[in-house]
Background: c-di-GMP-I riboswitch aptamer from a Desulfuromonadales bacterium, 88 nucleotides, folded computationally. The source organism's lineage runs through Bacteria, Pseudomonadati, Thermodesulfobacteriota, Desulfuromonadia and Desulfuromonadales.
């Protein structure tokens, strides 16, 4: 270099939920506590799923329904790039 991962070692991350704040809204940031994770490290490039402002469509109608990301999930798989320690 490649593969491959404990019950090992030093160590990382942080489900979930509170509080604050951004934000239409999914879901971000920031503290506290941890369900978990060998890449739960970075990236929306494929495919998926989540909202659904703006647009647009129907209902004569305050409104309500649908349809649509350009936003959003990397801990939802696959792929790209990095990377600790161990065996072969």
């Nucleotide at each position: 270099c490649u593969c491959u991962g404990a019950u090992a070692a030093a160590g990382g991350c942080a489900a979930c939920u509170c509080c604050a704040u951004c934000g239409a809204a999914a879901g971000a940031u920031g503290g506290g506590g941890a369900c978990g994770c060998a890449a739960a490290a970075u990236c929306a490039c494929c495919g998926g799923u989540c909202u659904c402002a703006a647009g647009g469509g129907c209902c004569c109608g305050a409104g309500g329904c649908c349809c649509c990301a350009a936003g959003a999930c990397a801990g939802c798989g696959g792929g790209a790039u990095u990377g600790c320690c161990g065996g072969a």